[in-house]
Context: one part of a larger RNA
RNA sequence: UUCAGGUCAAGGAAUUCGGCAAAAUCGCCCUGUACCUUUGGUAUAAGGGGUGCCUAAUCUUCUGGCUCAGCCAGAACGAUUAGGUCUCAGUAACUAGUGGGUUGCGACUGUUUAACAAAAACGUAGGGGGCUGCUAGGUGGAAACGCUUUGUAUAGCUCUUGAGGCCUGCCCAGUGCCGGUGUGUUAAACUGGCUAAAACCAGCCAAGCCCCGGUAAACGGCGGCGGUAACUCUGACCGUCUUAAGGUAGCGUAAUCCCUUGUCGAUUAAUUGUCGACCUGCAUGAAUGGCUUAACGACAUCCCAACUGUCUUGAUCUGAAGCCUA
Numbered sequence: 001u002u003c004a005g006g007u008c009a010a011g012g013a014a015u016u017c018g019g020c021a022a023a024a025u026c027g028c029c030c031u032g033u034a035c036c037u038u039u040g041g042u043a044u045a046a047g048g049g050g051u052g053c054c055u056a057a058u059c060u061u062c063u064g065g066c067u068c069a070g071c072c073a074g075a076a077c078g079a080u081u082a083g084g085u086c087u088c089a090g091u092a093a094c095u096a097g098u099g100g101g102u103u104g105c106g107a108c109u110g111u112u113u114a115a116c117a118a119a120a121a122c123g124u125a126g127g128g129g130g131c132u133g134c135u136a137g138g139u140g141g142a143a144a145c146g147c148u149u150u151g152u153a154u155a156g157c158u159c160u161u162g163a164g165g166c167c168u169g170c171c172c173a174g175u176g177c178c179g180g181u182g183u184g185u186u187a188a189a190c191u192g193g194c195u196a197a198a199a200c201c202a203g204c205c206a207a208g209c210c211c212c213g214g215u216a217a218a219c220g221g222c223g224g225c226g227g228u229a230a231c232u233c234u235g236a237c238c239g240u241c242u243u244a245a246g247g248u249a250g251c252g253u254a255a256u257c258c259c260u261u262g263u264c265g266a267u268u269a270a271u272u273g274u275c276g277a278c279c280u281g282c283a284u285g286a287a288u289g290g291c292u293u294a295a296c297g298a299c300a301u302c303c304c305a306a307c308u309g310u311c312u313u314g315a316u317c318u319g320a321a322g323c324c325u326a
Stems, first nucleotide, its partner, number of pairs: 001321008010312002014310001019307001027051005036041001038163001052085008060076007086090001098305004103300002105297002110122002126161007137148004164292004169222003174219002176215005182210001184209002190203004223241005250284001251281001262278006
């Protein structure tokens, strides 16, 4: 010096991307327990007190004895009360939760990148759509034959969303899917003509395309300019261009905001942070789900208390390695 493990005056996160690491909490008994809530929870919430040993008394249980509604003696790592006693410290070793508040995401328990990722990813119950009447649909195989299934629409397969609560707006022009219809288009085969035989010509004509409808919890999409109210500002209102329809309810500087460290408020002595509002949404928005939500989370963010060698700023102890010698 490095590694592993102890201890520390005063301060107590000043360290750092970040309390990373460490410290602190911890058992049992008594007491006490908020907001919120799906009334189950939250909750060991939080917070407070006690804890050893000795002596005495009382109670409980058990054992033995006696003159047996009871009394006497003894036992309990049983309980309660009172007094005493020692230490800085009595679950003195071992064992053994840090706690609280706000926000985001995901409802939850669960699953995952064996050996750099455990998560907000996957799954999930619940919601919705599609196919399928059984020799089904889907799927493996060239086939035979299997699987789903010795199941039968309260079933199976498949796509999507993701507990619960409140909801889920407008657009079918494009693409897709479904249905319909026949004047168009339309192959081979077939029929007829022609030819020595062909080529060729004509007729007939399926699906598809075309055409007509439907369908967005199908793929998806959801405007611009100008003017206007008795200060100013703003624009309920009006005009105009234009679209298939012009973004509704919500939420909003957001895991989405470029400008941006937006503006205001709270928090701090000081904050590109966080939270609460505002809305001028570069480029939010409704099962590509929107907003909210108790409980839950080795998730992410911010704050507070407690605690500490993280730090001011080092010191010291134990063990090991390193180094020297034999």
Predicted 3D model of a 326-nucleotide part of an RNA (large-subunit ribosomal RNA, domain IV) from a Candidatus Aenigmatarchaeota archaeon. Its mean pLDDT, the model's own confidence on a scale to 100, is 81. The full RNA is in RNAcentral, with records from ENA.